Annotation: Large-subunit ribosomal RNA, domain I from Spirosomataceae bacterium 100L2-3, 534 nucleotides, folded computationally. The full RNA is in RNAcentral, with records from ENA. It matches the Rfam family "Bacterial large subunit ribosomal RNA". Rfam links the family to the GO terms ribosome and structural constituent of ribosome. The coordinates come from a structure-prediction model, not an experiment, and the mean pLDDT is 84.
[in-house]
Context: one part of a larger RNA
RNA sequence: GGCGCAUGGGGGAUACCUAGGCUCCAAAUGGCGACGAAGGACGUGAUAAGCUGCGAUAAGCUGCGGGGAUUAGCACAUAUGAAUUAAUCCGCAGAUUUCCGAAUGGGGCAACCCGGUAUGCUGAAGGCAUAUCAUCCUGAUACAGGAGGCGAACGGGGGGAACUGAAACAUCUAAGUACCCCCAGGAAAAGAAAACAAUAGUGAUUCCGCAAGUAGUGGCGAGCGAACGCGGAACAGCCCAAACCGGGUACGUUACGGCGUAACCGGGGUUGUAGGACAUGCUAAGCGACGAAAUACGGAACUGGAACGAUUUGGGAAAGUCGGCCAUAGCGGGUGAGAGCCCCUUACAGGUAAAGUAUGAGUCAGGGCGUGUAUCCUGAGUAAGCGGGGACCGGAGAAAUCCCCGUUGAAUCCGGCGGCACCAUCCGCCAAGGCUAAAUACACAUUGGAGACCGAUAGAGGACUAGUACCGUGAGGGAAAGGUGAAAAGAACAGCGAGUAGCUGGGUGAAAUAGAACUUGAAACCAUGCGCUU
Repeated sequence: GGCGCAUGGGGGAUACCUAGGCUCCAAAUGGCGACGAAGGACGUGAUAAGCUGCGAUAAGCUGCGGGGAUUAGCACAUAUGAAUUAAUCCGCAGAUUUCCGAAUGGGGCAACCCGGUAUGCUGAAGGCAUAUCAUCCUGAUACAGGAGGCGAACGGGGGGAACUGAAACAUCUAAGUACCCCCAGGAAAAGAAAACAAUAGUGAUUCCGCAAGUAGUGGCGAGCGAACGCGGAACAGCCCAAACCGGGUACGUUACGGCGUAACCGGGGUUGUAGGACAUGCUAAGCGACGAAAUACGGAACUGGAACGAUUUGGGAAAGUCGGCCAUAGCGGGUGAGAGCCCCUUACAGGUAAAGUAUGAGUCAGGGCGUGUAUCCUGAGUAAGCGGGGACCGGAGAAAUCCCCGUUGAAUCCGGCGGCACCAUCCGCCAAGGCUAAAUACACAUUGGAGACCGAUAGAGGACUAGUACCGUGAGGGAAAGGUGAAAAGAACAGCGAGUAGCUGGGUGAAAUAGAACUUGAAACCAUGCGCUU
């Protein structure tokens, strides 16, 4: 020096654990904001750096309810206090709530600076206190109401890529996706046939299953991709405009009796076997919306809630043994190891404030069924054509239908539109006004539950003062870091030592090789001792 064994150091793998995550399910809920939000800054404690709470009434104030012995948050120390005259704590409802922030008196490099007006205080100048003063929209305009900003996804609308695929690439695809903008709601959107269908019929919309990867479309490539019909979920239908009647107002006109026009208001009326106005008969029942008091239900904290002993081992019994008991409760957690009967719970039962739900006095809105057909009405720069785009399963195609821009531009019930060019027959329907619950989508936040999900290099980036420390001018990027013990019983006292380091004796403990650098304590690496060997 090498190899091996042993004992240590070093290191923090592994095992075990879980305070935190991940995913899903159900319920409930779906907004907050000029009455100043979300989010912050600065304060606030006896001592107070961080987190949490709170706001100059500042880890808090008041009322009501609960609860019943401790208590001044995390936070284990000292000091000083509070509390059965009911504290701390829990629930509900209030009060307070600095400054910034939509931020709104003006300004500004957010958390700062400087004003106007009114009133009051003060000794002039000056200052202080309280209130108020942004902009826009609407209306009946000295006033009142509303908007603004934030928020996880879901929704509607306006714009709108490329990578990619086509084994290249241009039509095409990706995709009306990502992304940007506007707007809304608890859902949104859609919605009561100018619809489908096919000689039979259906009867608003939405969603699911099938139809069907079918019919189609497509450099007929890659790909894209319906509908009818059937089965389900849920079901709900209505209101205007107009004709006609009436009213006040303005204007015009007049022979002063009126008449006309215009917009507005009230009645009327709302459809395709056409309907309504108008004229003329009959009949008067039933239904809807909002919703006071009261009653019932509902509902927070919370309350009651069964049943076990001995013995053995052990530091410790819940384990073993023996003998019992409860169960509408043997879910789960804790307790010095593994507890139905020790504790908290659990099944079950009770309990009240507010919200809410139902009934509901009352208020409000809308009548119904015929007959007649002369006249009148039934949504116009609209429908439709043409040119150019877009949406549909449909890429211009034989290309209907729907939407937009431009340009032309109807009919008026003896009317009009559609049924995939176009025409006829036949059939269906009534556009150019509007509203509409449910079935559907989503989950920031709340409650409860579950897991052939993770277990500290995992699971969230974050189990811990984490979007922290730190990095970056900035947008932004973004960590590491869990475990003594059943209980601090956290090592009195002493020795060595420069020592509040460290070590030793001693003490605690079941254990200290559990000693705070603390469960277990692998490997690399280092050291010592021994053995073999060179």